Model confidence (mean pLDDT): 84 of 100.
A computed fold for a 71-nucleotide RNA from Candidatus Giovannonibacteria bacterium RIFCSPHIGHO2_01_FULL_45_23, annotated as transfer RNA.
Its Rfam family is "tRNA".
RNAcentral records the identical sequence in 3 taxa.
The RNAcentral record of the sequence draws on ENA.

RNA sequence: GGGCCGUUAGUAAAGUGGCAUUACGCGGCAUUCGCAUUGCCGAGGCGCGAGUUCGAUUCUCGCACGGUCCA
Numbered sequence: 001g002g003g004c005c006g007u008u009a010g011u012a013a014a015g016u017g018g019c020a021u022u023a024c025g026c027g028g029c030a031u032u033c034g035c036a037u038u039g040c041c042g043a044g045g046c047g048c049g050a051g052u053u054c055g056a057u058u059c060u061c062g063c064a065c066g067g068u069c070c071a
Stems, first nucleotide, its partner, number of pairs: 001070007010024004018054001026042005047063005
C1' cells in the first nucleotide's frame, strides 16, 4: 500500500428500511431482624460525515478505529 470482516447501553451479543431487543451490571421499591436470593419499576445505546428514500441502525460512498490475510 491492497483485499476481506467488524464498530449497537458500562460489558457481551441479537436485530436488517417504519417505536432498537435480551442477559449481566447500575439506581429505586417490595420481600428479610439484616444480608443474599427473588419479584416489580427505572436510567442508559446504533463510530463520524455525505448520498438514496416519504422514512436509514439497516442500502451506497468517504473517513476513523479494531481484527485478519497478502505484499